A computed fold for a 1490-nucleotide RNA from an uncultured bacterium, annotated as small-subunit ribosomal RNA. The sequence is in RNAcentral, with records from ENA, Greengenes and SILVA. Its Rfam family is "Bacterial small subunit ribosomal RNA". Model confidence (mean pLDDT): 83 of 100.
[in-house]
RNA sequence: AGAGUUUGAUCCUGGCUCAGGAUGAACGCUAGCGGCAGGCCUAACACAUGCAAGUCGAGGGGCAGCAUAUUUCGCUUGCGAAAUGAUGGCGACCGGCGCACGGGUGCGUAACGCGUAUGCAACCUGCCUUGUACAGGAGAAUAGCCCGAAGAAAUUCGGAUUAAUGCCCCAUAAUGAUGUUGAUUGGCAUCGAUUAACAUUUAAAGCUUUGGCGGUACAAGAUGGGCAUGCGUCCUAUUAGCUAGUUGGUGUGGUAAUGGCACACCAAGGCAACGAUAGGUAGGGGGCCUGAGAGGGUUAUCCCCCACACUGGUACUGAGACACGGACCAGACUCCUACGGGAGGCAGCAGUGAGGAAUAUUGGUCAAUGGAGGCAACUCUGAACCAGCCAUGCCGCGUGCAGGAUUGACGGCCCUAUGGGUUGUAAACUGCUUUUAUAUAGGAAGAAUCUCCCGAACGUGUUCGGGAUUGACGGUAUUAUAUGAAUAAGGACCGGCUAACUCCGUGCCAGCAGCCGCGGUAAUACGGAGGGUCCAAGCGUUAUCCGGAAUCAUUGGGUUUAAAGGGUGCGUAGGCGGACAUAUAAGUCAGUGGUGAAAUCCCGAGGCUCAACUUCGGAACUGCCAUUGAUACUGUAUUGUCUUGAGUUUAGUUGAAGUAGGCGGAAUGUGUAGUGUAGCGGUGAAAUGCAUAGAUAUUACACAGAACACCGAUAGCGAAGGCAGCUUACUAAGCUACAACUGACGCUGAGGCACGAAAGCGUGGGGAGCGAACAGGAUUAGAUACCCUGGUAGUCCACGCAGUAAACGAUGGUCACUCGAUAUCGGCGAUAUACAGUCGGUGUUCAAGCGAAAGUGAUAAGUGACCCACCUGGGGAGUACGAUCGCAAGGUUGAAACUCAAAGGAAUUGACGGGGGCCCGCACAAGCGGUGGAGCAUGUGGUUUAAUUCGAUGAUACGCGAGGAACCUUACCAGGGCUUAAAUGCAGAAUGACAGUACCCGAAAGGGUAUUUUCUUCGGACAAUUUGCAAGGUGCUGCAUGGCUGUCGUCAGCUCGUGCCGUGAGGUGUUGGGUUAAGUCCCGCAACGAGCGCAACCCCUAUUUCUAGUUGCCAUCAGGUUAAGCUGGGGACUCUAGAGAAACUGCCCGCGCAAGCGGAGAGGAAGGUGGGGACGACGUCAAGUCAUCACGGCCCUUACGUCCUGGGCUACACACGUGCUACAAUGGUGGAUACAGAGGGCAGCUACACUGUGAAGUGAUGCAAAUCUCUAAAGUCCAUCUCAGUUCGGAUCGAAGUCUGCAACUCGACUUCGUGAAGCUGGAAUCGCUAGUAAUCGCGCAUCAGCCAUGGCGCGGUGAAUACGUUCCCGGGCCUUGUACACACCGCCCGUCAAGCCAUGGAAGCUGGGGGUGCCUGAAGUCGGUAACCGUAAGGAGCUGCCUAGGGUAAAACCAGUAACUGGGGCUAAGUCGUAACAAGGUAACCGUA
Repeated sequence: AGAGUUUGAUCCUGGCUCAGGAUGAACGCUAGCGGCAGGCCUAACACAUGCAAGUCGAGGGGCAGCAUAUUUCGCUUGCGAAAUGAUGGCGACCGGCGCACGGGUGCGUAACGCGUAUGCAACCUGCCUUGUACAGGAGAAUAGCCCGAAGAAAUUCGGAUUAAUGCCCCAUAAUGAUGUUGAUUGGCAUCGAUUAACAUUUAAAGCUUUGGCGGUACAAGAUGGGCAUGCGUCCUAUUAGCUAGUUGGUGUGGUAAUGGCACACCAAGGCAACGAUAGGUAGGGGGCCUGAGAGGGUUAUCCCCCACACUGGUACUGAGACACGGACCAGACUCCUACGGGAGGCAGCAGUGAGGAAUAUUGGUCAAUGGAGGCAACUCUGAACCAGCCAUGCCGCGUGCAGGAUUGACGGCCCUAUGGGUUGUAAACUGCUUUUAUAUAGGAAGAAUCUCCCGAACGUGUUCGGGAUUGACGGUAUUAUAUGAAUAAGGACCGGCUAACUCCGUGCCAGCAGCCGCGGUAAUACGGAGGGUCCAAGCGUUAUCCGGAAUCAUUGGGUUUAAAGGGUGCGUAGGCGGACAUAUAAGUCAGUGGUGAAAUCCCGAGGCUCAACUUCGGAACUGCCAUUGAUACUGUAUUGUCUUGAGUUUAGUUGAAGUAGGCGGAAUGUGUAGUGUAGCGGUGAAAUGCAUAGAUAUUACACAGAACACCGAUAGCGAAGGCAGCUUACUAAGCUACAACUGACGCUGAGGCACGAAAGCGUGGGGAGCGAACAGGAUUAGAUACCCUGGUAGUCCACGCAGUAAACGAUGGUCACUCGAUAUCGGCGAUAUACAGUCGGUGUUCAAGCGAAAGUGAUAAGUGACCCACCUGGGGAGUACGAUCGCAAGGUUGAAACUCAAAGGAAUUGACGGGGGCCCGCACAAGCGGUGGAGCAUGUGGUUUAAUUCGAUGAUACGCGAGGAACCUUACCAGGGCUUAAAUGCAGAAUGACAGUACCCGAAAGGGUAUUUUCUUCGGACAAUUUGCAAGGUGCUGCAUGGCUGUCGUCAGCUCGUGCCGUGAGGUGUUGGGUUAAGUCCCGCAACGAGCGCAACCCCUAUUUCUAGUUGCCAUCAGGUUAAGCUGGGGACUCUAGAGAAACUGCCCGCGCAAGCGGAGAGGAAGGUGGGGACGACGUCAAGUCAUCACGGCCCUUACGUCCUGGGCUACACACGUGCUACAAUGGUGGAUACAGAGGGCAGCUACACUGUGAAGUGAUGCAAAUCUCUAAAGUCCAUCUCAGUUCGGAUCGAAGUCUGCAACUCGACUUCGUGAAGCUGGAAUCGCUAGUAAUCGCGCAUCAGCCAUGGCGCGGUGAAUACGUUCCCGGGCCUUGUACACACCGCCCGUCAAGCCAUGGAAGCUGGGGGUGCCUGAAGUCGGUAACCGUAAGGAGCUGCCUAGGGUAAAACCAGUAACUGGGGCUAAGUCGUAACAAGGUAACCGUA
């Protein structure tokens, strides 16, 4: 000091979360020791038991108990009993002092309670210190003891007698007190101090060991207290008014003392927005925690103050109390009881129960420190000092150290696994040490006192020195010796933040999680293991506080769009305020003094071995008060002056500024009258509606209400809302010019007041048009809408109310300062319509600056000053409750529970749009031919089945994988078998067999029986058997993969380097202007270059040259046949197959800067890419394929492997795709006849001949091929059919055959004869094709025994039509725009309803609580009154008055809890209905209102 988290990415805003420190803690796991601290935070709940305040015999009478002594008795001669207060001592009692300290707790209290600083001229103070003075005499009682009585007890009553340092009387007395009268002096108002005189009045106690201890009065000190005052001291305004002894005065009383403290009378005050009153919460401070600090939080331990002592009240005693271990009364509770009555108060120390997550021993000692009493010894002391329990915290120590790897051991874990890595110098092993532990032995300091003894000094009771005496802790700390590595390590974590990684298991399950988030078969995130990391006798978790959080911002934030400027003005309080001077000294600054307790913190030293801890010294305590000084600034002054801020006067001028009145024309509607005839109107298209009773249209006249075209604007005015025909009156404002005047009169503005669009409300008018509601017509799945026809409130006027708007510039007001350019409005300047200038407005653009950016930029969102308003994550919610305003609607003010980790702003790149622009494509259009209808073939879906194996499924599956399912294939089903298996290798063992042959069983596979049986150089080879290891799997995952493939798309795109721009994501380049088939090329340009794509290079084809000439060719020559390149020969031609040439907008014309385009141009076989093919950028679809193959992981192993037989993949109500054949005359049939290319061929193609109607068969020949062979059809010619279900069409079925093959039943093809179905050109819709193309015709090949081939891949023959064009449909490219989309529109997303859960509002009521008020009653007690009783009296008892705790009662308010029912809200993978928003979101969206 920061980090994670909103996004595809970015910057910002903003919340949430984490890392740190801390704790009186608790919980989980674990645990060796010591030191020092700490230890009921909850029930101020209730308490058994013990202890916590006594002491003094040197105050007193005395003497129960104990001891001693004496005497007496008994008599065991050392024991028992009795007596004597005689002695030590002393229960109870009288008396003195103490009990008001110490100890506990935090209920109450928001207060002079506390803190701090002052004052008392308004006070008290026992014990202590100092000083002065004094202590004479007399008396009456009473407790105890004794006697008696009542009672269960507690206790009480009566009688007799007695003491004092108890009580009381007299005396003495002042410098005391009170009163009166003077004097001097001081001060702070009342007054104080000193002093003089007079009057009145008040004291005392003794004891003694003779040392002393006490007593009384007064004065002073010290200590402790009381009272008063300034300042400070929590939250709520959804608490705004409170107050009757209240505020003050006079008098009296009361008190130690002032005071409404109390009372009587008089006055009417006092407090409050600078927060009274009320409500809630709370002891305050020093300090403690945190923080850089300022602050924030907190008030355990220790210290100071306060309050309290079961709850409430009251006084007594006393120096001091309204009294924790005192009293009285009332109340609640507990206990005892003989039922009559009594007793009690742990918030003292222990302890118990209860509560709770949770907090200790019914311990020791007065040795030390301190306290009470005492002359003292001493006694008492749960204060205190110690010990016990608890890792509760802080601090320290240890659990060993060194060596030990050329066996990196065993084991574990991991891997690419014959091996390696890691655990790991770790272990083993060797050597060393002994803190700790155990044992034994020694053993403290803390102790100084008091007292006694001795001595000394001073000089008669004090000091000093020496000695004796005293230790709970404790045989503790500590020291020595011995033994022996011996007795001692865990916890959390390991996805990022955050240090630390692998395997296995699990499979959105189980679970984790502080935030983000992990887990759906390869999880570093779950659980286990190995390894590692961090701390360590602890480690984690939970809770709480501060920090980080500048996330309440004084230090130190913001408000155009993220949350946030009030709708606007006027103005009160308040805040702030121009220039010069004077005075003052409140703020401010400086010096000094006092105080700021101690402890704590900090610094320096010291003591425990160190540290924690503790002691001493210093500093500090940032504060408060007083005093002295300074006077710049601020303040203050009925001070003096000024003019620039502000204002006034004068003269002009401007404008939809306001209010009231008058006037005007156009349009619309209606009425009347005329002309006129069938429609009008309305829409996307219609209909409702109007119209033959005459509409619409048109003409004339009349009436009504509302709004004011053109001018008109980028303009003007106003505080805002807002303001528009013309004109008059009244009112207000701005601006300008020149002078004069006032003299700071100013700015802002919480509350307050006024104004305030539209809608709305009230009363009364008005009502043409428009038009919520409503009605009808359409649209639609629906249409309570959008569209249409009507139409009421309203819109208009007057007077009231309401008070809100996206009331917006989403930008508060005022003042000052800070570059330019340009336009415009109103003035001034001059004669001026021109124009340098100037003042005031209104706009645009831009520099610096600012800003997250967009932007803003003298009209600031810049730089400063002052004042006001407002904000602090999203939702819940501008909601609820309360208050207030309103006639109502509703407005203003304005939460919480709960819930989420985001919500949001600006910009970027994409994608998308029923946004825009440009362009392309058989995309449309123009054409030709099809599909969709029929029959059949084939594939798919579905269904069926034992199985109908599997895959492919919009385009991009469906004559696809399959380029050949009868068996095989085959993966499926049924049945029968085999188990290292069908193949191969290696190792071991045993063997010489296995195979073959024959027979048997069987459907076969397979099994069984019999028979026969190796070679050898003896090393072995070979073979099969057996054992083991490797196998095998068309089982799963194409969402783990490779490879291959489809598609966008042969579309023109996709990127990079450097530079530049931007905070950044990114942009630029690649955009722009042209051009192209093309990111093709040219031009321009903060870009310059480059790569992958395009094109070209490759192949075929079209022309030609050269070379070559067999199996091809045959012009010429020769031979020869019925005929034929058949033969000799030839290379001319065709052809074959090698190498070349040729085409480049090269030439010409036109256009153009160029690139290029156009030209039926020339030339050329070919012309602008000549035609065709191969070739497929970055990427997209988790596209397809684990069943071609390969491969990770998982699964099966007498089976999910493998062999065999049979079946199935060929099923069939149905639906779809792709095809074939047709429906006929451009045709069918019969006959005759011509012309290809490319391929194939030896288990083959087969000439030719014969047989058969034919498929084919038999024979035979050539050819491993430019040689032989398989081979054309449409076409052409002739004939026939004549429009019909036909001489079209051929399905289906019957019969007979041929061929292949072990085998054609399921389930082959072909042939012949017979049969002769549907079908007469095909609905909505839809496909292909732009030239050698479509259409049409046949041929070949692969696979293959054969073939379901009408399929696929090729080949040639014949050979068209059309394209105006780019509006529209589909797909694509580029630019631009909007976006709430980014899984990217198959996106996102809203509301009701239904379900579950959660918190919450209202509510008839019910329950509880605290406080106040009225009335009644009223204990104890103080004070007051009082004739009867007691007492000589003083006085007392009794009675009584006032007040009061408590109790009762009444009405109301407030706050909680609960509640039938009810309201909305939030949350929850896959519910329902629609589709409101985001694109022009398909009716632009949004705000206010009804």